[in-house]
Context: one part of a larger RNA
Molecule: large-subunit ribosomal RNA, half A
Organism: Natronomonas pharaonis DSM 2160
RNA sequence: CCAUCUGGUGAAUAGCUCGGCUCAGGCGCCGACGAAGGACGUGUCAAGCUGCGAUAAGCCUCAGGGAGCCGCACGAAGGCAAAGAACUGAGGAUCUCCUAAUGGGAAUCCCCACCGCAAUUGCUUCGCGCAAUGGGGAACGCCCCGGAUUGAAACAUCUUAGUAGGGGCAGGAAGAGAAAGCGAAUGCGAUGUCGUUAGUAACCGCGAGUGAACGCGACACAGUCCAAACCGAAGCCUUCGGGCAAUGUGGUGUUCGGACUGACUCCCAUCAGCAGAACGUUUCCGAGAAGUCUCCUGGAACGGAGCGCGAUACAGGGUGACAGCCCCGUAUCGGAAGCAAGUAUGCUGUGCGUCAGCUCCAGAGUAGCGGGGAUUGGAAAUUCCUCGUGAAUUCGGCAGACAUCGUCUGCCAAGACUAAAUACGUCCUGAGACCGAUAGCGAACAAGUAGCGUGAGCGAACGCUGAAAAGCACCCCGAGAAGGGAGGUGCAAUAGGGCUUGAAAUCAGAUGGCGAUCGAGCGACGGGGCACAAAAGGUCACUUGGAAAACGACCGAGGCGCGAGCCUCCAGUAGGACCCAAGUGAAGCCGGUGUUCCGUCGUACGUUUUGAAAAACGAACCAGGGAGUGUAUUUGUUUGGCGAGUCUAACCCGUUCAUCGGGGAAGGCGUAGGGAAACCGACAUGGCCGCAGCAUUGCCAGGGCCGCCGUGUUCAAGCGCGGGGAGUCAAACGGAUACGACCCGAAACCGGGUGAUCUAUGCGUGGACAGGACGAAGCGUGGCGAAAGCUACGUGGAGGUCCGUUAGAGUUGGUGUCCUACAAUACCCUCUCGUGAUCUACGUAUAGGGGUGAAAGGCCCAUCGAACCCGGAAACAGCUGGUUCCGACCGAAACAUGUCGAAGCAUGACCUCUGCCGAGGUAGUCCGUGGGGUAGAGAGACUGAUUGGAGGCCCCGCCCCCGAGAGGGGUCGGACCUCCUGUCAAACUCCGAACUCACGGACGCCGUGGACGCAGGGAGUCCGCUGUGCGGGGUAAGCCUGUGCAGCAUGAGGGAGACAACCCAGAGCUGGGUUAAGGUCCCCAAGUGUGGACUAAGUGCGAUUGAAGGUAGUCCCGAGCCCUAGACAGCCGGGAGGUGAGCUUAGAAGCAGCUACCCUCUAAGAAAAGCGUAACAGCUUACCGGCCGAGGUUCGGGGCGCCCAAAAUGAUCGGGGCUCAAGUCCACCACCGAGACCUAGCGGCACGCCUUACAGCGUGGUUCCGUAGGUCGGCACUCCGGUUGGGUGGAAGCACGGACGAGAGUUCGUGUGGACCGACUGGUGAAGAUAAUCCUGGUUGCAGUAGCAGCGAUAGUCGGGUGUGAAUCCUGACGGCCUAAUGAGCAAGGGUUCCUCGGCAAUGUUUGUCAGCCGAGGGUUAGCCGGUCCUAAGACUCGUCGUAAUUCGAGCGAGUCGAAGUGGGAAACUGGUUAAUAUUCCAGUGCCACUAUGCAUUGAACGCCGACGCCUUGGGGUCGACCGAACCGGGCCUUCGCCCGGUCGAACUGUCCAAAUCCGUGGAAGCCGUAAUGGCACGAAGCGGACGAACGGCAGGAUAGCGCAAGUCGGUUCAACCUGGGGCCCGUGAAAAGGCAAGCAUAGUGUCCGUACCGAGAUCCGACACAGGUGCUCAUGCCGGCGAAAGGCAAGGCCUGU
Repeated sequence: CCAUCUGGUGAAUAGCUCGGCUCAGGCGCCGACGAAGGACGUGUCAAGCUGCGAUAAGCCUCAGGGAGCCGCACGAAGGCAAAGAACUGAGGAUCUCCUAAUGGGAAUCCCCACCGCAAUUGCUUCGCGCAAUGGGGAACGCCCCGGAUUGAAACAUCUUAGUAGGGGCAGGAAGAGAAAGCGAAUGCGAUGUCGUUAGUAACCGCGAGUGAACGCGACACAGUCCAAACCGAAGCCUUCGGGCAAUGUGGUGUUCGGACUGACUCCCAUCAGCAGAACGUUUCCGAGAAGUCUCCUGGAACGGAGCGCGAUACAGGGUGACAGCCCCGUAUCGGAAGCAAGUAUGCUGUGCGUCAGCUCCAGAGUAGCGGGGAUUGGAAAUUCCUCGUGAAUUCGGCAGACAUCGUCUGCCAAGACUAAAUACGUCCUGAGACCGAUAGCGAACAAGUAGCGUGAGCGAACGCUGAAAAGCACCCCGAGAAGGGAGGUGCAAUAGGGCUUGAAAUCAGAUGGCGAUCGAGCGACGGGGCACAAAAGGUCACUUGGAAAACGACCGAGGCGCGAGCCUCCAGUAGGACCCAAGUGAAGCCGGUGUUCCGUCGUACGUUUUGAAAAACGAACCAGGGAGUGUAUUUGUUUGGCGAGUCUAACCCGUUCAUCGGGGAAGGCGUAGGGAAACCGACAUGGCCGCAGCAUUGCCAGGGCCGCCGUGUUCAAGCGCGGGGAGUCAAACGGAUACGACCCGAAACCGGGUGAUCUAUGCGUGGACAGGACGAAGCGUGGCGAAAGCUACGUGGAGGUCCGUUAGAGUUGGUGUCCUACAAUACCCUCUCGUGAUCUACGUAUAGGGGUGAAAGGCCCAUCGAACCCGGAAACAGCUGGUUCCGACCGAAACAUGUCGAAGCAUGACCUCUGCCGAGGUAGUCCGUGGGGUAGAGAGACUGAUUGGAGGCCCCGCCCCCGAGAGGGGUCGGACCUCCUGUCAAACUCCGAACUCACGGACGCCGUGGACGCAGGGAGUCCGCUGUGCGGGGUAAGCCUGUGCAGCAUGAGGGAGACAACCCAGAGCUGGGUUAAGGUCCCCAAGUGUGGACUAAGUGCGAUUGAAGGUAGUCCCGAGCCCUAGACAGCCGGGAGGUGAGCUUAGAAGCAGCUACCCUCUAAGAAAAGCGUAACAGCUUACCGGCCGAGGUUCGGGGCGCCCAAAAUGAUCGGGGCUCAAGUCCACCACCGAGACCUAGCGGCACGCCUUACAGCGUGGUUCCGUAGGUCGGCACUCCGGUUGGGUGGAAGCACGGACGAGAGUUCGUGUGGACCGACUGGUGAAGAUAAUCCUGGUUGCAGUAGCAGCGAUAGUCGGGUGUGAAUCCUGACGGCCUAAUGAGCAAGGGUUCCUCGGCAAUGUUUGUCAGCCGAGGGUUAGCCGGUCCUAAGACUCGUCGUAAUUCGAGCGAGUCGAAGUGGGAAACUGGUUAAUAUUCCAGUGCCACUAUGCAUUGAACGCCGACGCCUUGGGGUCGACCGAACCGGGCCUUCGCCCGGUCGAACUGUCCAAAUCCGUGGAAGCCGUAAUGGCACGAAGCGGACGAACGGCAGGAUAGCGCAAGUCGGUUCAACCUGGGGCCCGUGAAAAGGCAAGCAUAGUGUCCGUACCGAGAUCCGACACAGGUGCUCAUGCCGGCGAAAGGCAAGGCCUGU
């Protein structure tokens, strides 16, 4: 690592079902007499459900019932019951609060008021006196309003659809309904519903679609009353009082018209009243037969064996396994209640009807018409609305599907009622080829529960011990109510409490195999090792022999080849797979199972794709669930029935009652077609051919070709369609269309609701802003000035002013930290504003195409370019993904045309299946006869392009020369002509193949085993790609785009290292052989093969490169030249003289430069080809001779090499490696090598023979690869009918094994399990899953890993205690932290978290003895704190109005509500006390309101208070702080002394007064005064008085209290509080209740609600014990300082930012 076993985890599977689902029948309203629904209570213990309601799991009466009972819920305790309980039925009593909710309000609490039908309506005796309505109900019904997605492949009319949804209203049904109807016949006779008519008529961008009626067949049936004419009080109601009524109560009367007048007949229709069934049906109930006999198994008999019995009862259920006879039931008989139904029927009253007369009556803004609109199938011809117009009167009117006229037919509008047949299912009952716990309702269980959300709303999971609790006594271990052991019960405890069975994933242990020498789609196939009790399998090995397919030798002999080697004979011999026989052996032995090793092969699966192992997508694993279904219409096939016919539909009858049998022809399809229509209207065969068949020179069903006929067109001719009878119904299956239509999947659209606890803005009521700076106006004083005024200094204190970590608000930069965070927006530093367009709390308003917005498309509850929730709804999706068992036969297309078409679709081509026909077909080869203009080729044959030259012509141009000019000459260039030379073309061709096409013929092949062809059913496909031939585009491309063929796609096998399409080759299965491509040194099967040659570069080792250019690398070939008269190279020698040539030059001597480049001697030697010198010199060379002795040299071509030659982590020919090769070239010989070919056996398919069939035999040279797809045959699952079996002596399921089958699968054995389960046959369907980022549950790996914690507030340490256990709990000491907080007091919100005791399974990010956790108990005390009262923004109710309507909306009127901190407001303080409360209890001392009584008191009104902005500035003034002194206590002390703390004392009552104002006096001509402004003869200063403040002073309170004690005095500065002045405004800064205005005393009353605790770095909002957010007060503790700044320290708190 793999497997198994034993266990765990886990829950599948199986079995079960108190639950669902569907269908059928029954039945069908409740409510002011307070409903439906809820809240809260109610039990001895009581959380939930159920029941009930303060009489509270119940009370009373009657009836049933008959022994037990006190619900689910089986416990403890205590009770009830023969004096009749429980339980059941009927009736009655009680019935808290909310809710229509109804006296007013409101928050299910409660408050106010004080007895009330609130509101609307009717009556009314006018009293809410009598009545009614209101609200609810699952669906069904009627009326009104009324979408959108969608379909139309877009979209607007149209469609979806009058649907969804909304509003109103009613009932058990509703609505409709007794013709101003339909129709067109020999007419029918209210309405509704069903079948049909009919997808018809009709409508319609005449598109998509929509869509009646009459009639017929059925069900069920039912008809009536007014108004008027005429009469005229004869009447009705009543609570008995009266009311209605001449604007008419009543009678008559109602379409067969009536009234009236006259005549006749008669008591039946109708209406009203009274009585009132049966049968039936639904539910419930009673009686109701026959074994508990014997034996066996067993825990138990209902099983097996034996013997009986009942049956108008063998439906079903229960009982310890399967029960006719044990129990309940069942058949049958009977009873009660409901329904039918106040129906049928009966009775009473009324009175039907006929004839004649002709006088009267018979429904008006109506009928009709016009404009506009909605609706409808309604078209001119549906119905309705709106605006306008507007009749007639029985001699009349309306209708009859365009109008008008006439006729005919039907009917009588403009008033009303009406059962049944029909719809639905809250509810009751029954049933089921429905589901069986991931199913079936969301819910079998605490289910609309838990939980989530502000809210509308969303919304789970969880079934099973056993026959019976007999639910484990006692003992042991343990800190133990944890857990375990032992023991007991039981058939069973691996049935022990989420307990039947108990799978898989997965975990632990054990066992078997293997494991460090070795590479990873995990395997398949073949073989070896080891291991393995029985069962369900029995073979296997070796030897010998027989028979033997394809294939096929060695050796030997003879021969051939340079050689490897080959040929012939031996010999198709030996051998050879499978098979057969005998013998021997094996019993873990063979097969098999597990594992491992070796060999060969091999990159999963599904999908999408031209192409996937892919670095394309999907899946962690397992289990369960999970996708072509139903209806209607239509088309085809098969089978069956009947057949010129065929079938019934609704419905009815019977019945064993959803089955089945019978009826039912309404109607449909068919039987005749043609035509737009009018209209007309066809071969039961006349000729020929001919398949099968018969049988034969032929006849010939079906079939074919003619002929003929019908009809339309039509002068005619012709043409179109049709004609010699097959349909119809049912079932199954294949398709199509409409529906959600195979399943899952949007973003969106529309409707109705829910949200302003976030946020935006407005409104109402409140609150907040240290300190400092600048210094506007105004004013004063000085100066200047004639004045106006100016100016200096001061005063003053303005400002969308400045500074500012004041508070508070914001959020610039760090693009810091964090970024699975502390946090779904945080932390730190920095920064901005900070008296204003400022910030902020509470209340309140605005709502979704809407709001709000100093505007960013910002914000409107973590959601915004249109919120959220539910619904239309399964929206639509030409797009993505998925789509489930096996096998057999055939087998594509990626093309064409059209398309708002290009990712789609339709038709055709291509595939498949079926039928018909009946003889030819044709991919190959060859021949013949024609067609073709490509490849190639060509330029002398055209068109066009095009190199060089020569000649001509002198045509043109520039330039030159000559000439005075005219003109002439020349060079060059161009054009033209001729000739020579060299090239080209897809759109050139004088030519011209291969090849190809047509026809014919021959061969081959296919075809009666049915080809070719025709018709019909079903598809898929319309992204293609590669190679190759030929193209087009492009620099090119693994590029784009054509075309023919082949291949891949859809094709395996062998080769090419690996490698879809390259080479070989088309795979049914298992063996044996032989070859192909390609190979033969080793990896690796086969040659280190043979004869030659080349390469030296590892070139190369056969796809995977290597250029231009270069190369005395080497090999080969060819040509020219030189060469024995001696070549080439080398060596030796010569290489001279005129002359230093001349010129030039300073010089120039062969060699700076210029000119010339002669002559002589020679074998040869330049007036010099180089080097060199200043110039010479010097050294070479050319050239010549000698030595040597045979080839040399040049050019051209070819083969193999070499240079050129640079890429990113280490290289490589597949590797090793290879050099006369293992490279390259040529030729050759052997061998290897595939699923190809040959062959043996077997199978499928097709066909034939034989068989009822199965089986069997035979044929196949031409059968068996296969995606999409077509066709066919099987396996498995659920349930049902029939037949037939198994099971407690052990079913299903599960586990592990064996066997069979090609497979889906089947079967057997053992164990587990403990009650059901099969087979065959015919049916049925929720009928098959490795995949959908599928759904649900469970469980791994990663992994004891990452991470968290390890700290910017660095805070703990030690000792003691408790305890099983202590870093964390308690405690002591030391140490530390916070200071506008981490302290203190409140509000919102939470809701018991508060306190005590006992605990530690979970919660607490560790621990825990602790706790905001768990269990139990306890705790909140008010006349004077708040609510309660008042009004604000605003809200609501009623009235009225709007609206189709409302629970909607609006103003107005009337009324009500609306503020708990923080608006207004009658009244309380100090101290003490509890574990937990206190302005609440207690003590003491006060105060207010009201009531009563008494006393006192002239009354009333105006009025005032309540009651109010911002800025600035005086005065009074307490607490606090500070300063000084005294006293007391404490500390340090040796003293002096120092330091610290304290020295208190309320509400209330009385009293005191500043400012302002007023009065008196006074009398200022410049004074008085302020911080400042200012004031004054209309009276300043001064003086006096009146009124008049504090939470202020003083006194009482207090011989209270508090303190161990002391329990004083003075000063400074002064929050709060009180009281003045000034400034500012385009801003002028709430209302009401209430109070004042009239007291004193005594007595009494003062109910109800809140009150605990937290109030935050753990009780709130943020899912958390979350570094976030959250309003007000302490703003006066000290040092410091301008300061509420920084920093530090008290009081207090904390060391748990656990």